[in-house]
RNA sequence: GCCCACGUAGCUCAGUUGGCCAGAGCAGCUCGAUGGUAACGAGCAGGUCAGCGGUUCAAAUCCGCUCGUGGGCU
Repeated sequence: GCCCACGUAGCUCAGUUGGCCAGAGCAGCUCGAUGGUAACGAGCAGGUCAGCGGUUCAAAUCCGCUCGUGGGCU
């Protein structure tokens, strides 16, 4: 230098035939229950979907560029 994959909540990930409120588990907070703690039950909060631009009525999803991580080739 070229090619490929990936980047979504604090962590691990799903969602990628464009439209359903962006979701799950763990972690966090509150409440319940208990003599008390944990487990358990109920609820809450937490996201510029890596960044910028484009296409579209509409983009996490499609296209281009950039950045980052991992791998391959020379």
This is a predicted structure of a 74-nucleotide RNA (transfer RNA) from a Candidatus Berkelbacteria bacterium. It matches the Rfam family "tRNA". The family's RNA type in Rfam is transfer RNA. The coordinates come from a structure-prediction model, not an experiment, and the mean pLDDT is 81. The RNAcentral record of the sequence draws on ENA. Lineage of the source: Bacteria > Bacteria candidate phyla > Candidatus Berkelbacteria.